Overview:
A computed fold for a 321-nucleotide RNA from Ramlibacter sp., annotated as Bacterial RNase P class A. The gene name in the source record is rnpB. Taxonomically the source falls in Ramlibacter (Bacteria, Pseudomonadati, Pseudomonadota, Comamonadaceae). It matches the Rfam family "Bacterial RNase P class A". Rfam links the family to the GO terms dimeric ribonuclease P complex, ribonuclease P activity and tRNA processing.
RNA sequence: GAAGCCCGCCGGAUCGUCGCUGGUGCCUGCGAAGGCACUGGAGGAACGUCCGGACUGCACAGGGCAGCGUAGCAGGUAACUCCUGUCCGCCGUGAGGUGAGGAUCAGAGCAACAGAGACGAGUCCCGCAUGCCGCAAGGCCUGCGGGGGUGAAACGGGCAAUCUCUACGCGCAGCAAUACCAAAUAGGCACACAUUGACCCGGCCCGGCGAGUGUGCGGGUAGGUAGCACCGAGCCGCUGGAGCGAUCCGCGGCCCAGAGGAAUGACGGUCAAGUGCGGGCAACCGCACUCACAGAAUCCGGCGUACGGCGAGCUUCACAC
Repeated sequence: GAAGCCCGCCGGAUCGUCGCUGGUGCCUGCGAAGGCACUGGAGGAACGUCCGGACUGCACAGGGCAGCGUAGCAGGUAACUCCUGUCCGCCGUGAGGUGAGGAUCAGAGCAACAGAGACGAGUCCCGCAUGCCGCAAGGCCUGCGGGGGUGAAACGGGCAAUCUCUACGCGCAGCAAUACCAAAUAGGCACACAUUGACCCGGCCCGGCGAGUGUGCGGGUAGGUAGCACCGAGCCGCUGGAGCGAUCCGCGGCCCAGAGGAAUGACGGUCAAGUGCGGGCAACCGCACUCACAGAAUCCGGCGUACGGCGAGCUUCACAC
């Protein structure tokens, strides 16, 4: 210098103007609502919803069947199909990567192309031996062979990510879970009054009308509240301790979005970062462009996928000393 392997970090900063949204306080207002001040306001993947949990409802004595999942060994974790270490196999010159990695002496199933024959057994060619036929060349029967040929594989194996067996794990559904409050209208139930005329016609009487009326209760719907913004498997830091490590423990600090069709934005300035061009011996200066992937919706731990940069370590090759 080139080509790679692997790990870590960041995901612009700040100011001004105008906005959006949660909370608290004050003010105006009968109320509805409005104003002012302070303060909080997306991510490393908030994504896919693929695993695992928390939480909630239903079910549940215990055990088994079915179904689904997992599979070397040891550890980590709330848990996992995740993570760490290690053994073995495979890939790579290497740094490294990768593996559903138990069982084929229980049973079944499967194998493209080629080849006579592919999981059932057998014989396409060759050679040898015995026998038979034929004047001969040769042909036929039987048997044998670390024979040839095809193929990844030829009575000896493979595939269990095909069924299966063994061991272990898993009850089912999901925040549109679930709990509570609860209109209007219609219908339901109970009681009372009512053709001996109720109710209604503004209070009373007359009169009119003519079949239901009144009260109470309960369920469901619209709507509302909680769940739900969290003292938590919480976040940050440590020259702390244990451990190879995942991780655990200790100490100190912090409280960190919470809407309900869904806010977290727009514009401008300055400074960063990257790229290109120009100038300069150089340090550097000037100009232009770019700034990705994507957006919470009960929460958390993983995995996978998408994406812009920065840095460290290591490997192989080439060259120079």